Background: A computed fold for a 71-nucleotide RNA from a bacterium, annotated as transfer RNA. Model confidence (mean pLDDT): 83 of 100.
RNA sequence: CGGGCUGUAGUACAACGGUAGUAUAUACGCAUGGGGUGCGUAUGACCCGGGUUCAACUCCCGGCAGCCCGA
Numbered sequence: 001c002g003g004g005c006u007g008u009a010g011u012a013c014a015a016c017g018g019u020a021g022u023a024u025a026u027a028c029g030c031a032u033g034g035g036g037u038g039c040g041u042a043u044g045a046c047c048c049g050g051g052u053u054c055a056a057c058u059c060c061c062g063g064c065a066g067c068c069c070g071a
Stems, first nucleotide, its partner, number of pairs: 001070007010024004018054001026042006047063005
């Protein structure tokens, strides 16, 4: 320098263009004499900027970051 993949709660991952979910963590509550553990409730996220569309995590363009391949 060229090409490819990835970017979503604190962490690990999902999500046909139509309500952003799961597990875990955290807080509270219930069960226990207490703990461990189990159950319930709550909190919390789409890398950034544009475009297409009635509607974008999703499609297109540019940028940034990480990983891989080539030179």